[in-house]
Context: one part of a larger RNA
Formats: sequence, structure tokens, C1' cells
RNA sequence: CUGGGCGUAAAGCGUGCGCAGGCGGUUUGAUAAGACAGAUGUGAAAUCCCCGAGCUCAACUUGGGAACUGCAUUUGUGACUGUUAGAAUAGAGUAUAGCAGAGGGGGGUUAGAAUUUCCUGUGUAGCGGUGAAAUGCGUAGAUAUAGGAAGGAAUACCAGUGGCGAAGGCGACUUUCUGGCUGAAUACUGACGCUGAGGUGCGAAAGCGUGGGGAGCAAACAGGAUUAGAUACCCUGGUAGUCCACGCCGUAAACGAUGUCAACUAGGUGCAGGGGGGGUUGAUCCCCUCUGUGUCGCAGCUAACGUGAUAAGUUCCCCGCCUGGGGAGUACGGUCGCAAGAUUAAAACUC
Repeated sequence: CUGGGCGUAAAGCGUGCGCAGGCGGUUUGAUAAGACAGAUGUGAAAUCCCCGAGCUCAACUUGGGAACUGCAUUUGUGACUGUUAGAAUAGAGUAUAGCAGAGGGGGGUUAGAAUUUCCUGUGUAGCGGUGAAAUGCGUAGAUAUAGGAAGGAAUACCAGUGGCGAAGGCGACUUUCUGGCUGAAUACUGACGCUGAGGUGCGAAAGCGUGGGGAGCAAACAGGAUUAGAUACCCUGGUAGUCCACGCCGUAAACGAUGUCAACUAGGUGCAGGGGGGGUUGAUCCCCUCUGUGUCGCAGCUAACGUGAUAAGUUCCCCGCCUGGGGAGUACGGUCGCAAGAUUAAAACUC
């Protein structure tokens, strides 16, 4: 370089935006860089190939031809790619009604239930916990019960293979700022598009720094059990942490283990949100259509499982990644980080 792959065998970056690059819808004219056709020159000889000749044959030697798929110049063609000038609207986008939503940030002396602690009353000997117990709490009055107060965290029911978001993720109420989707009919811009190495933003939990906060839960730790032992599972406690503000970290089975965009290819059925039509016109019912989300399934695909218009089917463009197991996602070096570590990433050796 060619070739084969990436749901589960090795392999889709966690996820967006986006410079360069790659690729790019319809139509008319011009141009002639790519492209195609012809001509001329050149492409040393030998080698290779074909037809002959000479050593008895062959290897070998030798004559002729072909070939040398290339390069340069020149003439022409104008379908395709490019360039350029113009046009249009099917891609993309903008505006004008609406619509649904736990989408995001900030504020609130907002709300109720529950746990805990404190105060007061009633009340008396147990409570708690387990397979059974014990540690623990309690006559300094616990547990239980009633009233009050404080404080922190989370929002029962609604709740749903329901909704929203690029992903991570998002759930009480209210207010404010704000992103995106969808959508009938028109109007407008006129290819403005797709992908995207580097780059850059976001990115669960845990962890780190500074300052707050701390009800419950709970690594570490302590004690009690269990056990041959028990650095565990069970129990009683309990500190970081979990919460807030600001700043780092940049990783997950970050999963649909399935990159993004676009087109095409039988159907059945459910849910969510719009739009249109019809029957009733009161709830509501039927049909069509768009968007999203499930399930079953034809063809096809697949090693099978399965997938099946939300493809793993049939195609197009671009990016990422894989190449036997272990050594190893390790060492060294580089970059980043306060650190923890992350990222990039081998080899010897061995089977």
C1' cells in the first nucleotide's frame, strides 16, 4: 500500500462545539487544471516475452520484432470533477400564532411528613437489638405518650418500558433569567451544508484545596457476637464524607457494551406531544398526518443469539478504533495535576 473488521469474539473517543482537511443537491453559459482521444519526440544497451540462427542437444551466444504501461510538446473533445459568471428552491436557516416538558442558573423568614436533639408535662422499669445473644441506653427517670422549640437533609402520593436534556443527568411549591424540541399556513435568505485530525466546552460517584454546615446515613476506627480463626457477613457506637460557596480532578459496565449526518426498503399494536378532516355535537368516537418513545414481526442480515424503518437491512460522505494470550493499559520519556493520579504508550521474556 492492498485487504478484512468494530452489539456479545480484539475493536465506536463519555459527550458536544468547531479551525484546517475530506466530501457535497438542481440548472445555464464560459474555461480547460484534472480527465479522454490523436500526432510528434524521447523512453541507451543488456534483461523479460515472441519468431529465427549457431555450438551434436541444452544451459549459453546471437539476428529481428514486440514491449518499456512513463515523461514532454502539440492538436482536439467538453459528458464528469474543478474554477468562474448567472439563475432557481426540494438541503440548511430566519420571521410571524401556538404547544408539551423533573432542560439549565439564581432568589424565597415558602410548604408538609419523617428522623435527631433540647425544654416542659404524664408515667414506671425496662428499652433496644438478634437466628440466639451481648456490647449499648435507663431510677441522675429512659423507652412510650402529649405540647413547644431548634437544625440539617430529602421531597411520600401524583409516578407511568411517562417527560426533558448532546451526554453526565434532571422530581415539593413559587418567582425571575435562560437554552432546545415540536408545530398549521404563509413570507424571506438562497447551498449559507455534512463530517471533523489537532483545539476547546461540558462531564456521575469517589477524591483534593479554602471557608462554612452537620439531622440522618456512614468508609476508617472501637466494642459485642459468630467462628478453628473472622483484620468479614450480623449488632451497638462512630470520624472523614455525604450538604453549601469557590477552585481542582477528568475518570465509570460514562452501556443501546451499537460514532455522526443523509436516503431508500412489508406490516400489526401501545404510550407521549401537536395539526387536519368527519360523525355526534356533552363527555367522547373514527380516519389521516408529523415528531418522539416502546413492543411483536416479513424480507434481508448474522457464527449463533438476535436485529428488523429508533437496523445489526441496502447505499453515500467523514472521523475514531482493532490485528493471538500473558507481560500491560505496565515501565521509561513527554504533557497535565496541589496530590491521588490521568493521558500518550513500548520491549525483553514466555505460552